[in-house]
C1' cells in the first nucleotide's frame, strides 16, 4: 500500500419534534439518537426523487411524455483524511 480491533483519542447524526425557507423533492438551526471506519469534501460519471415557472411533441378544457431546472453523497462512484491490532 490493502486492511479494519470488545484497542486508543475522538467525530458525525437516521428517524421523529420545534422554528424557517421551499411548488415539491428537500435544505438549514435547534433538540434526539438509527446507525456510520470516512455518514469529511465532490453534483459536468451512473442510480433514484421533486415539476411551480419555461421549451417541445401528443392531446379534449384539462392531461400525459420528454427536455430543462432542482434535490439525494446516510445509494453507487470520485477525492482526501486519524489510528495502526489480526491478515
Nucleotide at each position: 500500500a490493502u486492511c479494519g480491533a470488545u484497542a486508543a483519542g475522538g467525530g458525525c447524526a437516521a428517524a421523529c419534534c420545534a422554528g424557517u425557507c421551499g411548488a415539491a423533492a428537500g435544505a438549514c438551526u435547534g433538540g434526539g439518537a438509527c446507525g456510520c471506519a470516512a455518514a469529511g469534501c465532490c453534483a459536468a460519471g451512473g442510480g433514484c426523487c421533486u415539476u411551480a415557472a419555461c421549451c417541445u411533441u401528443g392531446u379534449u378544457u384539462u392531461c400525459a411524455a420528454g427536455g430543462a431546472a432542482g434535490g439525494u453523497a446516510g445509494c453507487c462512484g470520485g477525492u482526501u483524511g486519524c489510528c495502526g491490532a489480526a491478515a